[in-house]
RNA sequence: GCGGGUGUAGCUCAGCUGGCAGAGCGUUAGCUUCCCAAGCUAAAGGUCGCGGGUUCAAAUCCCGUCACCCGCUC
Numbered sequence: 001g002c003g004g005g006u007g008u009a010g011c012u013c014a015g016c017u018g019g020c021a022g023a024g025c026g027u028u029a030g031c032u033u034c035c036c037a038a039g040c041u042a043a044a045g046g047u048c049g050c051g052g053g054u055u056c057a058a059a060u061c062c063c064g065u066c067a068c069c070c071g072c073u074c
Stems, first nucleotide, its partner, number of pairs: 001072007010025004019056001027043005049065005
């Protein structure tokens, strides 16, 4: 330099054939218990790496760019 992959909640990830952003774990509160743990219920938490474009509508399609991983070439 070229090609490919990954980037989404605090963590691990799903959603990527465009149509309300989700799950598990964790956190907080409540219930339960003498207390703790376990269990149950609820809540908070996101500029979907970043910037632009297309579209009525973008995590999803297109372009650029950044970080990390893998391969190729010199």